[in-house]
């Protein structure tokens, strides 16, 4: 460098939940908490999920139904980049 992650040392992130704040919403972001993660570092490039706000339709006027340009990297791939060790 490539590979692999067993033994160890140093450490990192932070699941549900809670609270505050943005947001139509899914969901972000800070505080608390710790569920697990060898990339649970970063990236929406392929697939996949989730919202449906604008548009569109239906239609018993209250709802339904389709659709990102929105979101999920802690779904999975891929692209980058990183500690440490060598069973």
């Nucleotide at each position: 460098c490539a590979c692999c992650g067993a033994u160890a040392a140093a450490g990192g992130c932070a699941a549900a939940u809670c609270c505050a704040u943005c947001g139509a919403a899914a969901g972000g972001u800070g505080g608390a908490g710790g569920c697990g993660c060898a990339a649970a570092a970063u990236c929406a490039c392929c697939g996949g999920u989730c919202u449906a706000a604008c548009g569109g339709g239906u239609u018993u006027u209250a709802a339904c139904c389709c659709u990102a340009u929105g979101a999920c990297a802690g779904c999975g791939g891929g692209a980058u980049u990183g500690c440490c060790g060598g069973a």
Notes:
This is a predicted structure of an 87-nucleotide RNA (c-di-GMP-I riboswitch aptamer) from a Desulfobulbaceae bacterium. It was read from a public genome assembly, where an Rfam model found it. Lineage of the source: Bacteria > Pseudomonadati > Thermodesulfobacteriota > Desulfobulbia > Desulfobulbaceae.